[in-house]
Context: one part of a larger RNA
RNA sequence: UUGGGCGUAAAGCAUCUGUAGGCGGCUUUUAAAGUCGACUGUCAAAUCCCAGAGCUUAACUUUGGACAGGCAGUCGAGAACUUAAAGGCUAGAGUACGGUAGGGGUAAAGGGAAUUCUCCGUGGAGCGGUGAAAUGCACAGAGAUGGGGAAGAACACCAGUGGCGAAAGCGCUUUACUAGGCCGUAACUGACGCUGAGAGAUGAAAGCUACGGUAGCGAACAGGAUUAGAUACCCUGGUAGUCGUAGCUGUAAACGAUGGAUACUAAGUGCUGUCAAAAAACAGUGCUGUAGCUAACGCGUUAAGUAUCCCGCCUGGGGAGUAUGCUCGCAAGAGUGAAACUC
Numbered sequence: 001u002u003g004g005g006c007g008u009a010a011a012g013c014a015u016c017u018g019u020a021g022g023c024g025g026c027u028u029u030u031a032a033a034g035u036c037g038a039c040u041g042u043c044a045a046a047u048c049c050c051a052g053a054g055c056u057u058a059a060c061u062u063u064g065g066a067c068a069g070g071c072a073g074u075c076g077a078g079a080a081c082u083u084a085a086a087g088g089c090u091a092g093a094g095u096a097c098g099g100u101a102g103g104g105g106u107a108a109a110g111g112g113a114a115u116u117c118u119c120c121g122u123g124g125a126g127c128g129g130u131g132a133a134a135u136g137c138a139c140a141g142a143g144a145u146g147g148g149g150a151a152g153a154a155c156a157c158c159a160g161u162g163g164c165g166a167a168a169g170c171g172c173u174u175u176a177c178u179a180g181g182c183c184g185u186a187a188c189u190g191a192c193g194c195u196g197a198g199a200g201a202u203g204a205a206a207g208c209u210a211c212g213g214u215a216g217c218g219a220a221c222a223g224g225a226u227u228a229g230a231u232a233c234c235c236u237g238g239u240a241g242u243c244g245u246a247g248c249u250g251u252a253a254a255c256g257a258u259g260g261a262u263a264c265u266a267a268g269u270g271c272u273g274u275c276a277a278a279a280a281a282c283a284g285u286g287c288u289g290u291a292g293c294u295a296a297c298g299c300g301u302u303a304a305g306u307a308u309c310c311c312g313c314c315u316g317g318g319g320a321g322u323a324u325g326c327u328c329g330c331a332a333g334a335g336u337g338a339a340a341c342u343c
Base pairs, nucleotide, nucleotide: 003315004314005313006312007297008296012311014202015201016200017199021195022194023193025089026088027087028086029085030084031083033082034081035077036076037075038074039073040072041071042070043069049065050064051063052062053061054060092192093189094188095187096185097184098183099182100181104178105177106176107175108174109173110172111155115151116150117149118148119147120146121145122144126137127136163170164169207248208247209246210245211244212243216242217241221237222236223235224234259310260309261308262307263306264305267288268287269286270285271284272283273282274281292299293298316343317342318341325336326335327334328333
C1' cells in the first nucleotide's frame, strides 16, 4: 500500500484464444437503483471546536452546545448523466460480393551444385596441417585427375532497414488441401464491441523417451602441439547430438529490453500492396523532423505526445530466483516463492 511508476534506473506475462469481471456508439419512451434534499435513530465518555463558570491571570479544571461526515430507516424532488426495460439507427464490429500480394501452415512428388564414401582407369611420392610443427593418411598405390555408383543434410545467385505470420518462426521447384491480411462496392446483420483474473492453445535452441537415420559438422573423449602448467585457445581423430516419426519438456538478451484497444495532434522523403498508368487515398514498412514529452540518451501519426478503458508488474542492494511447502515433469528441471542475517 495514499501515491508514484514500468525503452535504458526496480518493473510489460514469450505469444495468442477466451470464461467470470470491469468498461462501452447515436437516438426515443418509461422506471427511478445510483444521484439530490429533509427528518428520525445511531456512531460511549474523554479529546478537538464554540459560549460560559472556578482557581488573582494563564496553563489547568468544569458546565452547556454544535458543525461536518458514515451507516440504517422513512418521506420527498426531478429526469441532465450512469443504470434497468422496451423500441429505433448506422459512423464501431461482423457478413456478402469483386479484385489482389505474399519464404503463412500441412502433406506428397521432383531437381541440381557441393561434400563424404565406394568401384574402375591414368599416374607414381608424397598428402594433410600450422605461427612453426607433430599426431594422422600414403608404394598393400594416398593426394591429383577422368568415368560409374551410393548416402545424408542444406537449398548458391534472385535477396532487399523487401514479404508473410499472434509470437516462436518461414527461402530450390511443382501439385493438393488450408488459414489470415489488404483494397474496392456499400448489398445484409444492427453495438453483436474493447480488455481479460482463473483456464486453454501455440511456443527457438538445448535436453529426455521409443523406433529409425547418420554425409558434413561436432559437446564429451583420445592423441599431437603451445605453455612454468594448459583439464583451454591451434591441429589430427571422434561419441552423443544435429535429421525423420510419435510423445515429453515449456524455457531464452522469447528484445522494439516498449501489454492491448480507441480517438486526437506539423510536415518532408524512400520502399511494399491495392488502382490499366500517374496522382490522390487507404493498408503496411523505414529514415529525418514540428509541437509536446524525457534525468539524459532519445521518442516523435508505427509516440516514449494528449486523453479514456482493461489487464500484468515494481517498491533499496545482498541473502535469492535461494530455502520450505504445493503443483507439474521420466529426469533435467519448470511454476509459485520467503525469512533470519547484513550493508